[in-house]
């Protein structure tokens, strides 16, 4: 310090997530030892048991024990004594500390700093005093009540208990006079006490400034409330309380209400600023089962005190009583979760006491828990045969790994034995035989956890097969998983390691430091204006802010620095610094502020001009539309893509004239003008707002912004009343359509218009708040002004536009009209969805508006730009793409392939174009992969090892079997080489094992090959340049071409793969060569047959020839194009081969090769038979036809490519024929296969025919071991369908289509198919609007597995959270009323009473009783608010392939969107 994740890629925005730290912690696995810390965060839940606050006999009376003495001997009695012991009681002090907890409390509770009207036991100091009396009472005794707790009555008694009197330095009250007020003793001295007052110290009470949570979907709250006077009350101020008077007080700087919460020093994180937190330790507060109350006391409204009420628990004799662990241990419960019913007062402190001492679950220690922090150990050295084993493997090896073993050494910790502190000032040690020291033995007792796809350090094998599972985010798993599980190996940390949780960080993702708002979330629709914030210039004063100095405070601990002590560290101690704060005081005066006095540059006023659809009202005008009246006139009009509904012979449409009505104002007209915005358009008049320019006269900062607030605010809509020509939601009808509640058409109500009143929203947009200043220009335009050299030019002010520099920006872009540089103020934003929704509140007649969440869910959503792809976007161009033509297909029959069906099997593959006469250039057996049956198992085939034999073939016989074949016997002939060696080779057989074999699976694991876009003109690279970048440029542009072909231009310059050319065939010529070819001349023959010849034809080799080369025109003087000449051929002459980067997970594992998986007496290998040939049907590709441009019969001429020895086969003969017989030639320019259509003549005469030939019968031929399933052909006979083919659709541009035959491959035989060959030989092309495909440029995009894309809503189903809801349950709470416990206060009383007074009656006073107001709990009534549940119901979200449509994204096929109905 950053990383991962949105995209095909990029930059940005933006969320989610990770790496770090921390914890009173929890869970999982594991666990050797010290030290120091720390341990109910949940139920302030209920508690058994024990302990946690007592002490003083030197305050007091009494009882008992011990001791002493005496009486009589024990025993008893009496007395005495002790600084002896014990005990209840009276009395004193303490119990208000210490310890616990955090429920309540948003408060002067806390923190900090101040203040005045107070109290303070014990302690210290000072002054003064401590005199004289009195009356009781507990204990105790007697008699009682009660189960108990406890208690009544009578009697006795003491005090440092209680009371009176005296005194009063001071004290209190009072202006004063004057009045009031104290004490206690103990004891032998001496001391300790006691009383009053003052002072101090300590502690506490009270008041105030500032600071200290959230919510405005809480905006008003308050009646003792705010103040005053008087009184009461308190330790003390005060409405603290009461009476009276006044009507105040608080509040947008957030009152009141609601929710949450003990506060702080600190802790944790962070660079800091901040954020989160408030365990342990320390300070303060509050509380003690819940609520109320007072008493005592210096101090309490009291944790281990009292009274009352309530709930709960316990005891009970049912009458009544007792209790309060949020003290220490401990128990139940709750919970993910938190310890021992330990030891000691030895230390430190506390209470009492004169003291000894007693008490002390405070405290000191120990125990338990890896809960945390710190430290240590589990050994060290050597050791390569790189052992064994494991794992991987290309089988060579690698790795675990110096690791182990082995050898040498050490003993920390632990164990055993011995010694043994400090903590203790004189004694006293719980801890504890502890810390520590010495000795001994043995490598001995001591290592795990997580992870290994990226982030993130660390990789392989096996298993699994979208299963099981993993996952913090992205994501992994569907048969080759570094992501699941296991193993080996590795990485990290280590007595721990992981997981989950919380919190800070990263997150500049709430931005003070330190963010934004044109398009990503975000400028209120606009203006006015209140509070507030900010504010020109000069001088003077003040000193609030500001700055500096000084003082006080900021507890200790903590953090930091330096030292010191435990072996070190953690930990502890000492000192320092710091505590960024608050208060006081002194000073300064630049800036802000305040006050005073000025100025004119901001702002405003005045004067003179100017432009304008600025606003309101009234009046007027013409064109058009519709309707009505009348005329002319006749059959249609209207409307559409095409139609229909509709109107019209009762006279429409059209046309002429006239009338009426309402609404809107053509041309001018514009990037124009005006207005705050919405918005404003005929003309005239009236009223009226603002702006600009010029002149400089006046005022003198009067300014800017603006939370709340107010006003205005399109359209739609609402209310009332008018009006209604046209248009026109709803509605009706007609079309369209699968449907069409739409788009189109014909009608048509509300509305649109006017008046008045509401509504208050729009994509109310420049998606850009207002104001001010500054920062290059250029070109328009509107309204003014000035100057001059006056066709005009220049300057200036105010507007309104376009381009553009700097700068800014993610980019697009903005750019003096900023989105630049700054200032002032306001508004708004913080991931997407849920949702601008629910609830609440306010506004509204309603519709609805404004304000405005949460649960839940996702890992994205979004902006700009890039490259593609796509568009029922555009421009240009090309192609038998269309058009123009020709011939077809689709209808028939047959052939062939496919689907489907059937079957034991009908083997398998191919599936839009790019499967379907395709693999198959040829299934009767074979092929053959399929089915049935029967056989074989190292195998039909290969290699290796061992052993044996030596041939092969033919023939004969026997046996078994359907056959393949198997078994046996016999005859004939006896492998090659040789270095002569049972040496080598070859063949065969046998056995066992390695293995063979597989047309089994995966073409989505692959190679190779192939199809297609497409023979389309494209596809890229280097360097440079531009851009943050993806990328762009080049390759675009202007021309041109068949072409990214060429030329020109250009931030590009070059290059590569493609194009073209080079190659082959063909067309012309020349040369060479003439056999098997040819024959002009000379002979010759039946015949180029032969001699002869090579001129010609031809053959096959080498050359030539064509290049826009020449001319003219055109073009830009280019490339080129058009025409012409010449030429066999003219603009790539015609044809072929040749297929760029890539696309389709295209096809093929059944050509071949090959990874992985699978089978191994079978999924391998043979044999026979069957099947691939089936047949209601559907499709593709072909053949033959439907006839006269024909058919039949006869006649007759002319090719070329090719093939031929298990072959082609002449001639001749036979047969109607297929063919057969015989037989010449030919290893082939020699021989053979070898033409048809055309030609000529005749018949047929438009018919299901002399067309057509299917089908079927009979008889044959050929091939083959074999034609039944299942071949081809022939003859005779038979003679289906079919008379030119619906929608639709194919091929072809010249030697082409059409038509005619011929050859070949495969092949025993078999084709209408395929591949080739020649013969005859057309028509048409205006042209590029349209269909299809392609190319280039451009545009839009929400697409990128790329339109076969993406994607919306209803419905159905499942789940989830949530709103409403009759009601119901509970919590909190305001107000009113009722009841009133305990209690203090007040009052009353014919009650009772020791101290004092007394005139002896009584009084004072106290107690008791009663009453009053107050008042907890409780009750009643009406509310408010929060929460739970809820039949039913609303929308929302999520879900693998459901249904219906297709709304959006392209002009998304009706442009989309916003508001409204």
């Nucleotide at each position: 310090a950053g990383g991962g994740u949105u995209u095909g890629a990029u930059c940005a925005u933006g969320g989610c997530u990770c790496a770090g730290g921390a914890c009173g912690a929890a869970c999982g696995c594991u666990u050797g030892c010290u030290g120091c810390a720390u341990g109910c965060u949940u139920u302030a839940u209920a508690c058994a048991u024990g302990c946690a606050a007592g002490u003083c006999g030197a305050a007091c009376g009494a009882a008992g024990g011990c001791c002493c003495u005496a009486g009589c001997u024990u025993g008893c009695u009496a007395g005495g004594u002790g600084u002896c012991c014990u005990u209840a009681g009276u009395g004193g002090c303490g119990c208000a500390c210490g310890g616990g907890u955090g429920a309540g409390u948003a408060a002067c509770a806390c923190g900090u700093g101040g203040g005045a009207a107070c109290a303070u036991a014990c302690c210290u100091c000072a002054u003064a005093g401590u005199a004289c009396g009195g009356a009781a009472u507990a204990a105790c005794u007697g008699c009682g009540g009660g189960a108990a707790a406890c208690u009544g009555u009578a009697g006795c008694u003491a005090a440092u208990a209680c009371c009176g009197u005296a005194u009063a330095u001071u004290c209190c009250a009072g202006u004063a006079a004057u009045g009031g007020g104290a004490a206690a003793g103990a004891u032998u001295u001496a001391u300790c006490g006691c009383u009053a007052u003052g002072a101090g110290a300590u502690u506490g009470g009270c008041c105030c400034g500032c600071g200290c949570a959230a919510g405005a979907u809480u905006a008003g709250c308050u009646u003792g409330u705010u103040g005053g006077u008087a009184a009461g009350g308190u330790a003390a101020u005060g409405g603290c309380u009461u009476a009276c008077c006044a009507a105040g007080g608080c509040u947008c700087c957030g009152a009141u209400c609601u929710u949450u919460a003990g506060c702080u020093g600190g802790u944790u994180u962070g660079a800091g600023a901040g954020g989160a937190u408030g365990a342990u330790c320390a300070g303060c507060c509050a509380c003690a089962u819940u609520g109320g109350g007072a008493c005592u006391g210096a101090g309490a409204c009291a944790c281990g005190g009292c009274c009352c009420a309530a709930a709960c628990u316990c005891c009970u004799a049912c009458g009544g009583g007792a209790g309060g662990c949020a003290g220490c241990a401990g128990u139940g419960g709750g919970g993910a979760a938190u310890c021992u019913u330990g030891c000691a007062c030895a230390a430190u402190g506390g209470a009492g006491g004169a003291a000894a001492c007693u008490c002390u679950g405070a405290u000191g220690c120990a125990g338990c828990g890896a809960u945390g922090c710190c430290g240590c150990g589990u050994g060290a050295g050597u050791g390569a045969a790189g052992a064994a084993g494991g794992c991987c493997c290309u089988u060579g090896g690698g790795u675990u790994g110096u690791a182990a073993a082995g050898c040498u050494c050490u003993u920390u910790c632990g164990u055993c034995g011995g010694g043994g502190a400090a903590g203790a000032a004189a004694a006293u040690g719980a801890c504890u035989g502890u810390a520590c020291c010495c000795g001994a033995a043995u490598a001995a007792g001591a290592a795990g956890g997580u992870c290994c796809g990226g982030c993130u350090a660390a990789c392989u094998u096996c298993g699994u097969g979208c299963c099981a599972g993993c996952a913090g985010c992205c994501g992994c798993g569907g048969u080759a998983a570094u992501a699941c599980g296991a193993a080996g190996g590795g990485a990290c940390c280590u007595a721990g390691c992981g997981u989950a949780g919380u919190u800070c960080g990263g997150a500049a993702u709430u931005a003070c430091u330190g963010g934004g708002c044109u398009u990503a979330a975000a400028g209120a629709g606009u203006u006015c204006g209140u509070a507030g914030g900010u504010g020109g210039u000069u001088g003077a004063a003040a000193a609030a802010g500001u700055u500096g100095g000084u003082g006080g405070u900021g507890a200790a601990a903590u953090c930091c620095c330096a030292g010191a002590g435990c072996u070190u560290a953690a930990c502890u101690c000492u000192g320092g610094a710091a505590c960024u704060g608050c208060c006081a005081u002194c000073a300064a005066a630049a800036c802000u502020u305040u006050u005073c006095a000025g100025c004119u540059a901001g702002a405003g006023u005045a004067u003179g001009a100017u432009a304008g659809a600025g606003g309101a009202a009234a009046g007027c005008a013409g064109a058009a539309u519709u309707u009505c009246u009348a005329g002319u006139g006749u059959a249609g009009a209207g409307g559409u893509g095409a139609a229909a509904u509709u109107c019209g012979u009762a006279g429409a449409u059209a046309u002429u004239a006239g009338a009426a009505a309402g609404a809107a104002u053509a041309c001018c007209a514009a990037u124009u003008g005006c207005g705050a915005a919405g918005g404003c358009a005929g003309c005239u008049u009236u009223c009226u707002g603002g702006a600009u320019c010029a002149u400089u006269a006046c005022u003198g900062a009067c300014a800017c912004u603006g939370a709340g607030g107010a006003a205005c605010g399109a359209a739609a809509g609402c209310a009332u009343g008018g009006g209604u020509a046209g248009c026109g939601a709803a509605g009706a009808g007609g079309a369209u359509u699968a449907g069409a509640u739409a788009c189109c058409c014909u009608c048509g109500u509300a509305g649109u218009c006017c008046a008045u009143g509401c509504c208050g929203u729009a994509a109310a947009c420049g998606a850009u708040g207002u104001g001010u200043g500054c920062u290059a220009g250029a070109c328009g335009u509107u309204g003014g002004a000035a100057a001059c050299u006056u066709a005009g030019u220049u300057u200036u002010c105010a507007g309104u536009g376009u381009c553009g520099c700097a700068g800014c920006g993610a980019a697009a872009g903005c750019a003096u009209u900023a989105a630049g540089c700054a200032c002032a103020c306001c508004g708004c934003c913080u991931g997407g969805g849920g949702a601008g929704u629910a609830c609440g509140a306010c506004c509204g007649c309603a519709a609805g508006g404004u304000u405005a969440a949460a649960a839940c869910u996702c890992a994205a959503a979004u902006g700009a730009a890039u490259u593609g792809a796509c568009g029922g976007g555009g421009a240009c161009c090309c192609g038998c793409a269309c058009a123009a033509g020709u011939a077809g297909u689709g209808g028939a029959g047959c052939a062939u392939g496919u689907g489907g069906u059937u079957u034991a099997a009908u083997u398998c593959g191919a599936a839009g174009a790019u499967a379907c006469g395709c693999g198959c250039a040829g299934a009767a057996c074979c092929u053959u992969a399929c089915c049935a049956a029967c056989a074989c198992u190292u195998g039909a085939c290969a290699u290796g090892u061992u052993c044996g034999u030596c041939g092969c073939g033919a023939c004969u016989c026997u046996g078994a079997g359907a056959g393949a074949u198997c078994a046996g016997a016999g005859u004939u002939u006896u492998c090659g080489g040789u270095u002569c060696g049972g040496c080598c080779g070859g063949a065969c057989g046998a056995a066992a094992c390695a293995c063979a074999g597989g047309u089994g699976c995966u073409g989505c694991a692959u190679g190779g090959c192939u199809g297609u876009c497409g023979u389309c003109a494209g596809c890229u690279c280097g360097u440079g340049u531009c851009g943050u970048g993806a990328g762009a440029u080049g390759u675009u542009g202007g021309g041109u071409u068949a072409a990214g072909u060429c030329c020109c231009g250009c931030a590009a310059c070059g290059a590569g793969c493609g194009c073209a050319a080079c190659c082959c065939c063909u067309a012309c010529c020349u040369u060479u060569a003439g056999u098997u070819g040819c024959c002009a001349c000379c002979a010759u023959u039946a015949a180029g047959u032969u001699g002869g010849g090579c001129a010609c034809u031809u053959u096959a080799a080498a050359g030539g020839a064509a290049c826009u080369g020449c001319c003219a025109g055109u073009g830009a003087u280019a490339a080129g194009c058009u025409g012409g000449a010449g030429g066999a051929a003219g603009g790539u002459g015609g044809g072929g081969a040749u297929g760029a980067c890539g696309u389709c997970a295209a096809g093929u594992c059944c050509u071949c090769a090959u990874g992985g998986c699978c089978c191994u007496u079978a999924c391998g290998u043979g044999u026979u038979g069957g099947g691939c040939u089936a047949c209601a049907c559907a499709c593709g590709u072909g053949c033959u036809a439907c006839a006269a441009u024909g058919g039949c019969a006869c006649u007759u001429a002319c090719a070329g490519u090719g093939g031929g020895a298990a072959g082609c086969u002449a001639a001749g003969a036979c047969g109607c024929g297929a063919g057969u017989c015989c037989a010449a030639g030919c290893u082939a320019a020699u021989c053979c296969c070898u033409a048809a259509a055309a030609u000529g003549u005749g018949c047929c005469u438009c018919a299901g025919u002399u067309c057509g030939g299917a089908u079927u019968g009979c008889a044959c031929u050929c091939u083959g071991u074999a034609a039944c399933u299942c071949g081809a052909g022939u003859g005779c006979a038979u003679g289906a369908a079919g008379c030119u083919g619906g929608a639709a659709u194919u091929a072809c541009u010249a030697g082409u289509a059409a038509u005619c035959g011929c050859g070949g491959a495969u092949c025993a035989g078999c084709g209408c198919g395929c591949c080739g060959c020649g013969g005859u030989g057309a028509a048409u092309a205006c042209g590029u609007u349209c269909c299809c495909g392609g190319g280039u440029c451009u545009u839009g995009u929400a697409c990128a597995c790329a339109c076969c894309g993406c994607c919306c809503g209803u419905c159905a189903c499942a789940c989830c959270a949530u709103g409403g809801a009759a009601g119901u349950u509970g919590g909190u709470u305001a107000c009113a009323c009722c009841u009133u416990a305990a209690g203090g206060c007040a009052a009353a009383u014919c009650g009772u009473c020791a101290a004092c007074c007394u005139u002896c009656g009584g009084g004072a006073g106290a107690c008791a009783u009663u009453u009053g107001a107050c008042u907890a709990c409780g009750g009643u009534a009406c509310g408010a608010u929060c929460a739970g549940c809820a039949a039913c119901u609303g929308g929302g979200g999520u879900g693998a392939a459901g249904u219906c449509g297709u709304a959006a994204c392209a002009a998304g096929g009706u442009a989309a969107c916003c508001g409204u109905a």